[in-house]
Molecule: c-di-GMP-I-GGC riboswitch aptamer
Organism: Campylobacteraceae bacterium
RNA sequence: UGAGCCAAAGCCAAACCCGUUGCGAGGCGGGGACGGAAAGCCACAGAUCUCACGUAGACCGCUGGGUUGCCUCUU
Numbered sequence: 001u002g003a004g005c006c007a008a009a010g011c012c013a014a015a016c017c018c019g020u021u022g023c024g025a026g027g028c029g030g031g032g033a034c035g036g037a038a039a040g041c042c043a044c045a046g047a048u049c050u051c052a053c054g055u056a057g058a059c060c061g062c063u064g065g066g067u068u069g070c071c072u073c074u075u
Base pairs, nucleotide, nucleotide: 002073003072004071011036012035016031017030018029019028020027021026034061040067041066042065044064045063046062048058049057050056051054
């Protein structure tokens, strides 16, 4: 510098269930693992979703972008 085939250490945690919160989409905590190499962080662009429909919200585990970073391989 490029890559994520192999290996290892650790990490996150979909569906579903329980509790809690919110009008709602959803959020948070616990259990649980379908998956993930940024499934870390940022609503910046698009998409999608919600309502009390406006100077309103949700979603980063949809795609792109920004930013930081572990391991291995590679130059």